This is a predicted structure of a 130-nucleotide RNA (SAM riboswitch aptamer (S box leader)) from SAR202 cluster bacterium bin22. Lineage of the source: Bacteria > Bacillati > Chloroflexota > Dehalococcoidia > SAR202 cluster. Its mean pLDDT, the model's own confidence on a scale to 100, is 79.
[in-house]
RNA sequence: CCCUUAUCCAGAUCGGCAGAGGGAACGGCCCGAUGAAGCCAGGCAACCGGCCCCGGUGGCACAGUCACCAAUGGGCGAGGUGCUAAAUCCGGCCUCUCCCCGGUUUUGUGGGGAAGAGGAAAGAUGAGGG
Numbered sequence: 001c002c003c004u005u006a007u008c009c010a011g012a013u014c015g016g017c018a019g020a021g022g023g024a025a026c027g028g029c030c031c032g033a034u035g036a037a038g039c040c041a042g043g044c045a046a047c048c049g050g051c052c053c054c055g056g057u058g059g060c061a062c063a064g065u066c067a068c069c070a071a072u073g074g075g076c077g078a079g080g081u082g083c084u085a086a087a088u089c090c091g092g093c094c095u096c097u098c099c100c101c102g103g104u105u106u107u108g109u110g111g112g113g114a115a116g117a118g119g120a121a122a123g124a125u126g127a128g129g130g
Stems, first nucleotide, its partner, number of pairs: 001130008013041001015040003021031003026091003042084003046081003050076004055069006088122001093119005098113005
């Protein structure tokens, strides 16, 4: 860097250093000298791994005990990653609904909407693979 797959409305600092940017990109809208990025420390607990419970299997010579397994569920913990403003901050593309405007006798139809819902794309993170 690429592929597969799961998740993305939970959670997390009154600290120290630093000193102007940051929220991926674009467009918005925000955050920021009442201190951005980054680093340190602290914290959180999504994934992987660990331990325990529930549960299962087997051996003993059986009110039990020992060993092993433990998917799903529950808990602990913080080892590997990760995260620590706002839903992945919101939008873009598609579908449906709704609203506005034009036009029309009506139906059909054209344009717009940072309105609602669903999906996609893109992105992030984990796990696995190349």